RNA sequence: UGUACUAAGAGUUUGAUCGUGGCUCAGGGUUAACGCUGGCGAUGUGCCUAAGACAUGCAAGUCGAACGGGGCUUGUAGUCUACACGAGGCAAUCGAAAGCUUUUUUUUCAAUGUCGAUUAUCUUGCGUAGAUUGCAAAUUCAGUGGCGAACGGGUGAGUAUAAAGUACGAACAUACCUCUUUGUGGAGCAUAGCUCGCCGAAAGGCGAGGUAAUUUUCCAUGUUUCCCGAUUUAUCGGGGUAAAGACGUAAGUCGCAAAGAGAGUGGCGUACUUGCUACCAGCUAGUUGGUGAGGUAAUAGCUCACCAAGGCUAUGACGGCUACCGGCUCUUAGCGGAGAGUCCGGCACAAUGGGACUGAGACACGGCCCAUACACCUACGGGUGGCAGCAGUUAGGAAUUUUGCGCAAUGGACGAAAGUCUGACGCAGCGACAUCGCGUGUAGGAUGAAGGCCUUCGGGUCGUAAACUACUUUUCUUUGAUACUACUUUCAGAGGAAUAAGGAACUACUAACUACGUGCCAGCAGUCGCGGUAAUACGUAGGUUCCGAGCGUUACCCGGUUUUAUUGGGCGUAAAGAGUCUGUAGGUGGUUUUUUAAGUCUUAUUUCAAAGAUCUCGGCUUAACCGGGAAAAGGGGUAGGAUACUGGAAGACUAGAGUGAUAUCGGGGUUACUGGAAUUUGUAGUGUAGGGGUAAAAUCCGUGGAUACUACAAAGAACACCAAGCGCGAAGGCGGGUAACUAGGUAUAUACUGACACUCAGAGACGAAAGCUAGGGUAGCAAAUCAGAUUAGAGACCUGAGUAGUCCUAGCCGUAAACAUUGUCUGUUAAUUCUUCCUCGAUUUAUCGGGGGGGGAUGUAAGCUAACGCGUUAAACAGACCGCCUGGGGAGUAUAGCCGCAAGGCCGAAACUCAAACGAAUUGGCGGGGAGGCGCACAACCAGUGGAGCAUGUGGUUCAAUUCGAUACGAAGCGAUGAACCUUACCUGGGUUUGAAAUGUAUCUGCAAACCUCGAGAAAUCGAGGAAUCCUUCGAGGGUGAUACACAGCUGUUGCAUGGCUGUCGUCAGCUCGUGACGUGAGUUGUUCUCUUAAGUGAGGUAACGAGCGCAACCCCCAUCGUAUGUUAUUGUGUCAUACGAGACUGCCUAGCAUUAUUUUGUUAGGAGGAAGGAGGGGACGACGUCAAGUCAUCAUGAUGCUUAUAUCCAGGGCUACACACAUCCUACAAUGGGGUGUACAGAGGGUCGCAAUACCGCGAGGUGGAGCUAAUCCUUAAAACAUCCCUCAGUUGGGAUUGCAGGCUGCAAUUCGCCUGCAUGAACCCGGAAUUGGUAGUAAUCGCAAAUCAGCAGAUUGCGGUGAAUACGUUCUCGCCUCUUGCACACACUGCCCGUCAAAUCAGCAAAGUUGAGGGUACCUGAAGUUUUACAAUUUGUAGAAUCAAGGUAAAUUCAGCGAUGAGGGUUAAGUCGUAACAAGGUAUCCGUACUGGAAGGUGCGGAUGGAUCACCUCCUUU
Repeated sequence: UGUACUAAGAGUUUGAUCGUGGCUCAGGGUUAACGCUGGCGAUGUGCCUAAGACAUGCAAGUCGAACGGGGCUUGUAGUCUACACGAGGCAAUCGAAAGCUUUUUUUUCAAUGUCGAUUAUCUUGCGUAGAUUGCAAAUUCAGUGGCGAACGGGUGAGUAUAAAGUACGAACAUACCUCUUUGUGGAGCAUAGCUCGCCGAAAGGCGAGGUAAUUUUCCAUGUUUCCCGAUUUAUCGGGGUAAAGACGUAAGUCGCAAAGAGAGUGGCGUACUUGCUACCAGCUAGUUGGUGAGGUAAUAGCUCACCAAGGCUAUGACGGCUACCGGCUCUUAGCGGAGAGUCCGGCACAAUGGGACUGAGACACGGCCCAUACACCUACGGGUGGCAGCAGUUAGGAAUUUUGCGCAAUGGACGAAAGUCUGACGCAGCGACAUCGCGUGUAGGAUGAAGGCCUUCGGGUCGUAAACUACUUUUCUUUGAUACUACUUUCAGAGGAAUAAGGAACUACUAACUACGUGCCAGCAGUCGCGGUAAUACGUAGGUUCCGAGCGUUACCCGGUUUUAUUGGGCGUAAAGAGUCUGUAGGUGGUUUUUUAAGUCUUAUUUCAAAGAUCUCGGCUUAACCGGGAAAAGGGGUAGGAUACUGGAAGACUAGAGUGAUAUCGGGGUUACUGGAAUUUGUAGUGUAGGGGUAAAAUCCGUGGAUACUACAAAGAACACCAAGCGCGAAGGCGGGUAACUAGGUAUAUACUGACACUCAGAGACGAAAGCUAGGGUAGCAAAUCAGAUUAGAGACCUGAGUAGUCCUAGCCGUAAACAUUGUCUGUUAAUUCUUCCUCGAUUUAUCGGGGGGGGAUGUAAGCUAACGCGUUAAACAGACCGCCUGGGGAGUAUAGCCGCAAGGCCGAAACUCAAACGAAUUGGCGGGGAGGCGCACAACCAGUGGAGCAUGUGGUUCAAUUCGAUACGAAGCGAUGAACCUUACCUGGGUUUGAAAUGUAUCUGCAAACCUCGAGAAAUCGAGGAAUCCUUCGAGGGUGAUACACAGCUGUUGCAUGGCUGUCGUCAGCUCGUGACGUGAGUUGUUCUCUUAAGUGAGGUAACGAGCGCAACCCCCAUCGUAUGUUAUUGUGUCAUACGAGACUGCCUAGCAUUAUUUUGUUAGGAGGAAGGAGGGGACGACGUCAAGUCAUCAUGAUGCUUAUAUCCAGGGCUACACACAUCCUACAAUGGGGUGUACAGAGGGUCGCAAUACCGCGAGGUGGAGCUAAUCCUUAAAACAUCCCUCAGUUGGGAUUGCAGGCUGCAAUUCGCCUGCAUGAACCCGGAAUUGGUAGUAAUCGCAAAUCAGCAGAUUGCGGUGAAUACGUUCUCGCCUCUUGCACACACUGCCCGUCAAAUCAGCAAAGUUGAGGGUACCUGAAGUUUUACAAUUUGUAGAAUCAAGGUAAAUUCAGCGAUGAGGGUUAAGUCGUAACAAGGUAUCCGUACUGGAAGGUGCGGAUGGAUCACCUCCUUU
C1' cells in the first nucleotide's frame, strides 16, 4: 500500500421523561437427558453418577537352531512270534497203471519199480501283521535355560507442586539396534524334570536316589576399561577382572565375552508460568547451612554424627477448600471467559495401606511378602481372589452399547525361519447421540368438486391442493452374477407411485388470526403479564408461520452484559471519599553532564511434537470425512547492534522542599490568678392577699405573711454589648480580663542546604454530644420519675415539681447529617465584585493604586453534568498516590476474631425473597403552605324552611301485588304537562299458542271474512243457528280463511358492550393548534409579568408571531323615535297593532390619580346631550373535558335469556296500604288583620267532539237554552288596592283540619279511589331548638289570571301581569372557583400514601443443654512383612537381638459436618386487631449519634445536620 474478514439490540420501575440499576429475551455450543414423531446411507461418538461390588469367557507369550526327558507318528536296520505262499528233504498211509530183465548218456547205490493223492514234521525264501531294540526325521507336553512380561490396554482417586508447559543445565544409566577393535583355552560341582517313599480334604509340601545345558563354579589369557604408585604427562611399574555354544556336508551363519563410539530412551537439577480463600498471620528442629561418614547409576539432609542458628513470609509463608496438567475445544469483533469427553504428549493409580525381590529397566493392573476390609471353598486343620483390560452382570442414576467376527490389513513379543500369541488393532452389531448427504415423487390438471372453517350470506379460504392423465424409479421388494480378505463391494435385470412427515409456535419482545367453549374457574406464563360473559394470551377447531427426520423442553457454558470496565465504568444528590492528621513499606518524582545498557527498540538464529485451526491441491458420485503441501502472528532461549525515554552509577544546579533572619496576625493550645451583670438561696426590713402559669385552666407557692420593694451575705455556672457568613485551628472545635509557657500562618530586591519531594496499605496520635469508673462540686437547666391538664385513650405535645447528668480532677469510650454528603498534592484555563491580613508607592490623613496570603458572592466565558447544578476555593483540562462501590430487602444482622469495665465499637456473610428499589426534572392533583382575584360566598337587609295541620314525593314497613327507574351537591311536586277502567309494565283467576300486529313458502279452500239471532260465561272466548256467497285481464292470479314450516313477540338481563339525548363543574374563563424558539427528553414558551376588564376583555412589555374553539357581537323580547299601512282597533285624533328603519360608540367636555423624555396612555369622578350611559334590562346560546354520572322503561342497538311462555287476551285487585323518618309546597298562627257592602285598573293565552253571552231556574255547585265566534271582531268576572260598616287581642267573627247529612258534575262505572256545592262540626297552631334556604330592583315580598296535560280531577308545573321595598362598611372569616408560586414518599391523584406491635398460616437461616459422625496432626503403647545391622551356630543357611516402620490402641485438644427440646429475630401471605409514627409546616418540622423510657408505631433529654415550610429583620450580591 492493497485484499479479505470483522463489533446490531429489545422488554420491564413512571401519568409521562431522562438517568442510574438490576432482572429477562433473541445467538452459538454440548459425551447430554426428557416429550411427541421417525424412511435410507456415510463418518464419528456412547457410565459425566458408586476409584461401588463382580458370575463366566478371553486380554502375554514364545524359542526343540540352548538342554535332558516323556508321549505320538513315520522311515530304516536287527531280533522274536504268528499266518499265508513257494521250494526242498524225510516218514507214513491210500489209490492206479506198467514191466520182467533188460533198456536208456556217465557213475554209484537201493528197492520191486513208476505215477497220483493225503497227513505229520523239518529246513529255507518271500510277503503280511504284531512286539521289541538301535538309528534318523517330524510333532507335542511339563520342566531347566534365554528373551519378553516395566510395552500395548484402562482409569483420573490422589496431587496446588515430588506434577505439567516453555526454556536451559551437569554429576548419570541404558537390554534389544548400528559401527569399530580384540577374544571365545582348560577343568569341575550341582539341580529341576524323572523314580521311590511319606504328609495333607484341597492348595501344596518333605525326604531319598540319579541326570543335561547357551544354568553355574574354578584355573589360564586379557591391549583397553577398573584400582594403586611413579614420573619426563604420554608413558611406565604393580594389582585385579572374561567368555557358550548352536545349526550346517561345507562355505559359513547366529551367538557369547571385554572395550569404545552412535542413535534413541530414561533418571536428576535450575528459572518462569499454571485455582479460590486473610472470617488461615505467623510457620519451621533434618528445620537452614557447614565438616565428616554412609548411600545412589548419579547430585543433594537422600541418611547419620558433630558444629553453627539459621530458613520461609504481606510480591501472602503456614493452614483450609477445590482440582490430574498440556496440545487443544466452545464462545467472543477483539481482549478475554468457560471447559479438560473422544484423538495426541506427560503424570499418577491398579480392592485399602506398607514393603522389598528379580531385572537393562518396576518398588511391577492380569508378579511376590505382610496387614486390613470384603467375597468364595473347606473334611474346620487350612486355603483362594482382586475387570479403573474386552465383552458382560449387579447397584446407583435423568442417563450411556454385543458375554459378536478376524488376525486379511497396521503395529507389538518370541523365533534363523515357517510360524505362534495379540479383546492392541481391523471390522460388524445396538442407540436420530451428533455432523453431513439423499428421499417421501415430476409435469399437466378449474365444474375453482365434495368436505371442513369463516362469513357483511354476496362470498372467501384450505386450493392445482385433491380426483384424473402422462412420465420417472433415488429409495423399496426380488432374481442372477462378480471380486473376494474377517467385514464387505460392484454389475446386470424384473416389479410397482409405489414403502416413507412430523414437531413447535401464532398479545408484545418474535415470523404467524379467526371461530367456538370456559367465565379470576379451569388453566397459561422466559419477562411484562392473560383469565371476573364478546379472551388474536386458557382448551378445541380451521387457517397461518418457522424448522424438517426431526421438532420442542430441561440442564450447563460463552455471548449480548461497558453488569468487575487492561482494551472499557464510577464515587456532590442515584451504590460509593475512611471524622481528621502524622508517617513506615510500596507507587510516583525538578534542571543538567558523563557513563552503563536492566527495561525499550532492532538484526540473525534456534525452539514451541504430531493432530487440530488458516490457505491451497487432491481422494471417496457430493458433503461431512480423509490425504499432500505451505504460511503468519505471538512466547521462550542464544549471539550481535542502537541509546531518545525510564532505570542503575558518578558529578553539578536552584525554580520544588526546608532552615535561619527581620517584621506582623489571630476568640490556636495549656496553666494560674481575677471581674461585673443576672439567677437562686439565706438573714433583716417595708407591706398585704394574692402570686404563678396557660389557648383556657389546674396541680404549685402564700395570713406560719408569699408575690413586690430595699439592704447585706453565700454559692455555682455562663460570659450581654463589641459581634461582622469577621478571625484562628488538621479536624473535633475556640469568645469576660491579666500573666506565664507553647505551637502555627503570612510577607521580604534577605542568607543558607541542595530534590532533602508527593501520596500513603499496615501502624500511631487527636477526636462533638451522650455514656462509664473513682473523687469532688451542684446556682440554673433537665432524660427518668411524680402530679395537673388535653384527649375516645395520651405512657406525648402544654403546665408545676424533680433525680442522674450538665461543671472540675484523673482515666475510659471512639462514635455523629464527624457534611461542602465533594480524599490529599501539583500544574493549566475568560471576567466582575465584597471582605480580612501583610507589604510597597502616592498623597488631600482618609483614601487610592500595585504585589502577595486567606474568607465570600454573581455568573450568559469556555468546558463538564442524567438533570439539578459546578464553574481559578471546579463537579473544567491534565498528572501522582490512597480509600471506596457493583440491584432492593434480609443486614451493618449472624458467626468467628480483635478492642472495651460496660454500653458497645471495628471487621463482616449466607440461606431465603422481590422485579424492581433509586436520582433529577416534568405535568397534574393535594396541603390544618403563601400571594392575588371573583361569586348573594360571607357580611348588611328582607322574607322564609326546620315547630303545627294538610298536600305531593321518597325511604322504611306491610302486602298476593303494593310494577320499574332516579339516591351528596347534580334523587326525593323527579321520569309523570295529570294511576277510578284503560294507562299498567305488578298480583289473583280465567283463556290462546304461527299467535294481538309483520313478511315469505307449500298445500287446501270457494265455504267469503264480515253480519244477525240465541245459549254458556265476570269477560275474553266458546258453542248452535240464520242469511248470503268476493274481484278478475280467465293465467288460475289477487284477497280471505285453515293447516304446516320459516318466524313473530318480550317495559326480560346487561347504561360496566353501545348510539342518541341529558345532568354537573359552569355562562366558570378557560382549552388548544401551526410555524419559530428553548430543553437530551417528558415538556415549556406563546397563555407568564404590569395595569385593566364581567371576561385569555384590552393595552404595554416580552422569543415569540399568528390562528382556532370558548368570551363578546351577530339572533329574539322589552324600553325611545321615525316612516309606511290601518283589518277585526278608533265617532275622530291619539293610544294601539303590524312591517321596515334610526339610535349608544367613552363619540364630546372638565377634574383627580397613576403612568409617560415628549405627543401620551389607563382609570375614577362629574357634566352636556339624550327615551336610554357605561354590557340599557331579560332570553336563547354551554369550549377542551370530568364524573365507567343518568337513561336498554321514549327511541335505536350488540350480546344473552324465554318460546303452550318471561309472549298474548280478559275480569277483578294493586300502583292510593301506614307505627314511623326525610324532602318540597300550601294554609296559618292574625288588627299592616278577618268579615260584609260598594267602586276601579291588567297582561298573556285558549276556544268548533270547543269557548259560550243576554235571559230564566236553583242559597250554591249547577241546570235549561243557544245570540256570537274557526277569533285584534264572539266568549273566557282579575285580585290585592280604594271607600265605608262590624269585629277589639280572645284559641277569637284568627285558623280551617277532621267528621256528619244533603246535593251537583264528568264518565259503561266515582265502593276500594275523582272534583265541586250547601248546612252542620270546629282539631293542631299564639311565629317555631340545633341547623339551614332564597333574594341586590321592577328584584324580594305580596296579589290574582291563563295555559298544557285532560271525559273528570292542580295546593304542582309553565307562563302572565298588578302593588312594590330594605341593605351592601367591606373581603378577616365559611363555601366554591380562577391565576401565580412553594413542598410532596400522592398519579385510582388526601376518601391518597403509609409505620410498628399483636393474632393466624408458612418458609429458610441463627443461637442452644447436649448428642452423632468424619478429617488431619500431636504424645505415649504395641508393632507384621521387609531392609540394614550385631552376635552365635554353621554351610541348606538357621537362631536370637537391635534400628526403622504399615495397620491398631489410649489420651487431651482442634477443624468440619449432621440432628437438636427451646429461644430471639427475619421473609412471605385480597379484604383480622390496636393506634396513626412518616410524606404538605403531615397538623409537636424531620433526620443523625447517644442515653433513659413506653402495648406499638414512638416520646423525651444532650449535641449536631438541612436532605425544613412560612413570615419578618440583619448582612451580602445583582440590576441603570